[in-house]
Molecule: c-di-GMP-I riboswitch aptamer
Organism: Pirellulales bacterium
């Protein structure tokens, strides 16, 4: 360096709940709080999901949103087996 991921060391983030506030909504930002997590760090590339808006209903579409749903690119800490 790669690979790997330990009753290792140093750290890191931070669900759901609550409280504030933006959004029509899905949710998102602060602040608390820890379910957890070796990238739960960053990035919608596929694909799922969740909303909204069109479509007589539906197929379809079109905007929006989950990276802590998986894939998939990328950077990264430490070194045991």
């Nucleotide at each position: 360096c790669c690979u790997c991921g330990a009753u290792a060391a140093a750290g890191g983030c931070a669900a759901a709940c609550c409280g504030g506030u933006c959004g029509c909504a899905a949710g998102g930002c602060c602040g608390g709080g820890a379910c957890g997590c070796a990238a739960a760090g960053c990035c919608u590339a596929g694909g799922g999901c969740c909303g909204g808006c069109u479509u007589u209903u539906u197929u379809g579409g079109c905007c929006g949103g989950c990276a802590g749903c998986c894939u998939g690119g990328u950077u990264g800490c430490c070194g045991a087996c």